[in-house]
RNA sequence: AGAGUUUGAUCCUGGCUCAGGAUGAACGCUGGCGGCAGGCUUAAUACAUGCAAGUCGAACGGUAACAGAGCUAGCAAUAGCUGCUGACGAGUGGCGCACGGGUGCGUAACGCGUAUGCAACCUACCUAUAAUUGGAACAUAACGUUGAGAAAUUAGCGCUAAUAUUCCAUGUGAAUGUAAAACGGCAUCGUUUCACAUUUAAAGAUUUAUUGAUUAUAGAUGGGCAUGCGUAUCAUUAGCUAGUUGGUAAGGUAACGGCUCACCAAGGCAACGAUGAUUCGGGGUUCUGAGAGGAUAUCCCCCCACACUGGAACUGAGACACGGUCCAGACUCCUACGGGAGGCAGCAGUAGGGAAUAUUGGGCAAUGGAGGCAACUCUGACCCAGCCAUGCCGCGUGAAGGAAUACAGCCCUAUGGGUUUUAAACUUCUUUUAUUAUAGAGUAACCGGAGGUACGCGUACCUCUCUGCAAGUAUAUAAUGAAUAAGGAUCGGCUAACUCCGUGCCAGCAGCCGCGGUAAUACGGAGGAUCCGAGCGUUAUCCGGAUUUAUUGGGUUUAAAGGGUGCGCAGGCUGACCGAUAAGUCAGGGGUGAAAAAUUUCAGCUUAACUGGAAUCGUGCCUUUGAUACUGUCGGACUAGAGUGUAACUGACGUGACUGGAAUGUGCCGUGUAGCGGUGAAAUGCUUAGAUAUGUCACAGAACGCCGAUCGUGAAGACAGGUCACGAAGUUACUACUGACGCUCAUGCACGAAAGCGUGGGGAUCAAACAGGAUUAGAUACCCUGGUAGUCCACGCUGUAAACGAUGAUUACUCGUUGUUGGGCAGCAAUGCUCAGUGGCCAAGCGAAAGUGAUAAGUAAUCCACCUGGGGAGUACGAUCGCAAGGUUGAAACUCAAAGGAAUUGACGGGGGCCCGCACAAGCGGAGGAGCAUGUGGUUUAAUUCGAUGAUACGCGAGGAACCUUACCUGGGCUUGAAUGCUAUACUUCGCAAGAAGGUGUCCGCAGAAAUGUGGAUGAAAAUUGCAAGGUGCUGCAUGGCUGUCGUCAGCUCGUGCCGUGAGGUGUCGGGUUAAGUCCCAUAACGAGCGCAACCCCUAUUGUUAGUUGCCAUCAGGUAAUGCUGGGCACUCUAGCGAAACUGCCUACGCAAGUAGUGAGGAAGGUGGGGAUGACGUCAAGUCAGCACGGCCCUUACGCCCAGGGCUACACACGUGCUACAAUGGCCGGUACAGAGGGCAGCUACCAGGUGACUGGAUGCAAAUCUCUAAAACCGGUCUCAGUUCGGAUCGAAGUCUGCAACUCGACUUCGUGAAGUUGGAUUCGCUAGUAAUCGGAUAUCAGCAAUGAUCCGGUGAAUACGUUCCCGGGCCUUGUACACACCGCCCGUCAAGCCAUGGAAGUCGGGAGUACCUGAAGUCGAUGACCGCAAGGAAUUGCCUAUGGUAAAACUGAUGACUGGGGCUAAGUCGUAACAAGGUAGCCGUACCGGAAGGUGUGGCUG
Repeated sequence: AGAGUUUGAUCCUGGCUCAGGAUGAACGCUGGCGGCAGGCUUAAUACAUGCAAGUCGAACGGUAACAGAGCUAGCAAUAGCUGCUGACGAGUGGCGCACGGGUGCGUAACGCGUAUGCAACCUACCUAUAAUUGGAACAUAACGUUGAGAAAUUAGCGCUAAUAUUCCAUGUGAAUGUAAAACGGCAUCGUUUCACAUUUAAAGAUUUAUUGAUUAUAGAUGGGCAUGCGUAUCAUUAGCUAGUUGGUAAGGUAACGGCUCACCAAGGCAACGAUGAUUCGGGGUUCUGAGAGGAUAUCCCCCCACACUGGAACUGAGACACGGUCCAGACUCCUACGGGAGGCAGCAGUAGGGAAUAUUGGGCAAUGGAGGCAACUCUGACCCAGCCAUGCCGCGUGAAGGAAUACAGCCCUAUGGGUUUUAAACUUCUUUUAUUAUAGAGUAACCGGAGGUACGCGUACCUCUCUGCAAGUAUAUAAUGAAUAAGGAUCGGCUAACUCCGUGCCAGCAGCCGCGGUAAUACGGAGGAUCCGAGCGUUAUCCGGAUUUAUUGGGUUUAAAGGGUGCGCAGGCUGACCGAUAAGUCAGGGGUGAAAAAUUUCAGCUUAACUGGAAUCGUGCCUUUGAUACUGUCGGACUAGAGUGUAACUGACGUGACUGGAAUGUGCCGUGUAGCGGUGAAAUGCUUAGAUAUGUCACAGAACGCCGAUCGUGAAGACAGGUCACGAAGUUACUACUGACGCUCAUGCACGAAAGCGUGGGGAUCAAACAGGAUUAGAUACCCUGGUAGUCCACGCUGUAAACGAUGAUUACUCGUUGUUGGGCAGCAAUGCUCAGUGGCCAAGCGAAAGUGAUAAGUAAUCCACCUGGGGAGUACGAUCGCAAGGUUGAAACUCAAAGGAAUUGACGGGGGCCCGCACAAGCGGAGGAGCAUGUGGUUUAAUUCGAUGAUACGCGAGGAACCUUACCUGGGCUUGAAUGCUAUACUUCGCAAGAAGGUGUCCGCAGAAAUGUGGAUGAAAAUUGCAAGGUGCUGCAUGGCUGUCGUCAGCUCGUGCCGUGAGGUGUCGGGUUAAGUCCCAUAACGAGCGCAACCCCUAUUGUUAGUUGCCAUCAGGUAAUGCUGGGCACUCUAGCGAAACUGCCUACGCAAGUAGUGAGGAAGGUGGGGAUGACGUCAAGUCAGCACGGCCCUUACGCCCAGGGCUACACACGUGCUACAAUGGCCGGUACAGAGGGCAGCUACCAGGUGACUGGAUGCAAAUCUCUAAAACCGGUCUCAGUUCGGAUCGAAGUCUGCAACUCGACUUCGUGAAGUUGGAUUCGCUAGUAAUCGGAUAUCAGCAAUGAUCCGGUGAAUACGUUCCCGGGCCUUGUACACACCGCCCGUCAAGCCAUGGAAGUCGGGAGUACCUGAAGUCGAUGACCGCAAGGAAUUGCCUAUGGUAAAACUGAUGACUGGGGCUAAGUCGUAACAAGGUAGCCGUACCGGAAGGUGUGGCUG
């Protein structure tokens, strides 16, 4: 000091979460020792038992117990007597019990803290000073005795003492009164001195030295009272108060005071927060933090309050009293039922509550306290010990060496090894700790006792002695022996630490993000690792990080946030100069700020924690002296702010009145005739009763065309025909006047669009609601026809808008440029300058960016308003305003980890622009109708094996299912297995050997459908062993490879540079051009790569080389005929190498690239035609069944073999084809012309047979040699528009061929049969030239063939393209976006279901506080006081007040409540589709009405 988390990525805003520290803690696992601390945070709940406050005989009468002594009795033990002594129960009396100890209920207060004051006070014991201590008297407890009572307790009678009580005397003094003087102060006054009058004291004990007592003053200590300042939350608590505020007199108190009372006055407090409610002891401190702050109040210290609850006084120096009294109440206990007793918030302890907090311990040795002359007694204060890892601190669990990094184990890997691991074993060493033994402290000094010294002779000092709970503890020494001692959490990122197995959105984890759906470093286990360590984690809470409440130190155009606007009281701030003052401010001095704590330093415990000394700190308050710049206050003077005046000007500024024309509607009267109107198209509607249209006239209400604008005015809302009246404002010029008069503004007041409300008018248009017509699946909408409130006016209310510049007001300062409105100045003018407005662009700066930029969102100042994650919610409750609608103010529970802003790249749009493509259009031919073929779906089946499924599956994998194939079904068989390899033994052959090669069969019988099983023969052998099996089973969403598609579309990227905070951009955009990111120009880009093109192949022209199997012009021979033969290589052809085409030339256009031309030339002209070639990527596209491969699964079966069946089924649906429907044709006859390819288990000439498929012979050819080979076309004939001489399905019969085998299930032939079909609905496909169409041929596969398929080959050979509006697909640029799984996206509301919290609610049940009335204990005070007492006084009675109790009506607050309202959350419910793109009707804001719901419509506003 930061990190994680919103996004595809980015920057910002903003919340949530984490890492740190801390604790009186608790829980989980674990646990060796010591030191020092700490230990009921909850029930101020209830308490058994013991202890916690007594002491004094030197105040007193005494003698119950104990001890001693004496006496008496007795042999003795022992018993009795004597207060005689030590002592002392009970009692009188004195002092103490008001301290110490506990707790935090109450208290929001002079309670606490701090600083002052008391001229308004008290103070026992202590100290100092002064004075005194004389005399007398009456009682009473104890005790004795008689009683009452269960007890507690108590009554009568009798005796007695005091330092108990009373009286008298004295009065240094004191108090009071009167009079005087001096001094002082702070208003009342105070102090001192003096005189007089009145009143008022005392106690003794005793060892004779003291001690005690009384009065007074002073001090010290402790208290009391008063005041300034500080000290929670809520304003959804705004008014409170009758002893209340003050005065006078009196009473009361230690003392002032409404403290109390009588009378008088009407005050007092409060927005600087009264009153009320809720919560709470305060401080020193403690934790955290850089600090400022925030939180805290356990231990220790100070103060306060309390003592079962409430009240009250008594005693006393002091209490309204924790271990006192009285009363009331609740509770508990005892009881003989009559009555009594009690108060742990003292120390232990118990029950209860709780997550949770200890022993019914020892001792007064130390410190301190009470009493006492003292010894001493008492002391649960205190000092110690016990329990608890509760915390802090320290120590240990060993150290050194020890490797082939061994063996074993575990784990990983996969044959190398790695790891646990120097770890262990082993060797050497040490002994803290532990155990045992021995020694053994300090804490102790007093006091007292004994002795001594000094002198003032009872004091001081010295010596010795006495006293230790803790404790035989700390500590020391010795011995033994590595011996007695390690765990917890974590390991996806944050965050240090990784692998395997199991599990399979299950079980589970999780602080946040998030893991888990078959390869999980995130779950569980294991191995390993990391961090800390006698602890480690978790939970809870506080601070920090969080500058996330911002004083230090934040913001408000769009993220949350500027009030709708103005005026303005309080408040805050306030121009320049002079003087005074010194309140703020600053400086110096003084007092205080307790100690402890903290910080620094030094010291003591072996160290540390801990403890002690010193210094600092305590940032504060009070006081005093000084300074005077600034602020304040007072006085004076100024004009730059502000205002006034004079002159001029400006405008849709306001209010009122009057007035004008156009348009619209209506009415009357005409003209005129069939429609009008309306829409995407229609219909409703109007119209022959005469509309619409058109003309004249009349009426009505509302709004004001052109001018008109980025214009003007106004505080905002807003304001627009014209004129007048009244009113207001602003600007300029002059600088005449005043002289800071100013700015801002909580509360307040006023204004405030539209809608809406009330009353009364008005009502033309438009138009919520409503009605009808359309649209639609529906259409409570969009569109249309009508139409009421309303729209308009007057008066009154409402008080809100996207009331927006989403930008508060005021003042000052800060580059430029270009418009425009009003005024002024200069100038002849153009124009320039200047003041006040209003716009555009831009520098710096600012900003997250977009942007803003003198009209700031820049730089500064003042004041106000507002914000603090999203939702819940601008909701609920309360209050307030309103006639209502509703407005203003304005939460919480609960819930999420985001919500959001700006910009970026994509994708998308029923956005835009440009361009391309058989995309449309123009054409030609098809499909969709029929029959058949083939594939698919579906259905069926034992099986109909599997895959492919929009384009991109469906004559696809399959380029050939009768068996085989074959994966499927049925049945029968096999189990190292059907195949292959290796190995070993045996065997054979070759070889000298080493070694090499080979085979493991064949035949026969039986069973059987075969496989197979079984028996035999032959033979050299006819076997056997081992290792690797196998799987068309699953996962194409684990993969490789290959493929489809976008798409042969023109795109996709990189390096360097530059721009941007960044994602990214630029380049690749722009202007042209191209088939093309093709090229050119321009250019913060310059270059490059993969694609395009070219290079490759075929084809079109040609040259050259070469001529066999090809060719034949010339020469020769020959045939019925033929390059048949000799010969030739000219031509054709074959196949090698070349040439040729490049917009090269011309013209036009153009800067160029290039384009155009019936151009020239050329075989070919603008990539000549065709092919191969497929960028980055997309679709988790396809394929585990072609192959390969990870993982999983089967192993006498999911493997393998065999036979038969199936893949060929058939109501039906779809795709792709073939054949047709005929005359451009069918049939018959005749005559021609290809290319390419195939061929020995083959193609076959030729001959023969058969109607034919074919068969029987026979020859050539492993091929430019032989062979397989055209059809349409052409010529002639016939048919004449018919279900036909079209069409051929289907069926029957007979055959041929292949093949072990054609039943399921082949092809072909012949004869016969002769179905549908007469050109095909919506819709849809292909094709731009040697193309479509049409005609045939060949090949692969293949025994044969279901081929009409696929792939090639040639023959004949068209039509059309104006063009790019539209459909589809694509490319580039741009725009919007709430999408990024990217529109098959996102997303809204009702309804239905479950859960959760919450509002209302007839009520019900509580709680605390107050008010009124009734009652009224104890008690103080007052009154009376006939009774008692000599008296003082008392008993008794009574008045006032009050606790408690009761009654009543309200308020506040909590719980609960049938029912009810909305809200939130919840993988796959229903209805629609409102929003995001022009979201398909732009959206949104306010308001009103309507509707299942989102929502729709009206009206005004905004652009987001």
Small-subunit ribosomal RNA from a Bacteroidota bacterium, 1504 nucleotides, folded computationally. Its mean pLDDT, the model's own confidence on a scale to 100, is 83. Rfam family: Bacterial small subunit ribosomal RNA. The sequence is in RNAcentral, with records from SILVA. NCBI's taxonomy places the organism under Bacteria, Pseudomonadati, Bacteroidota.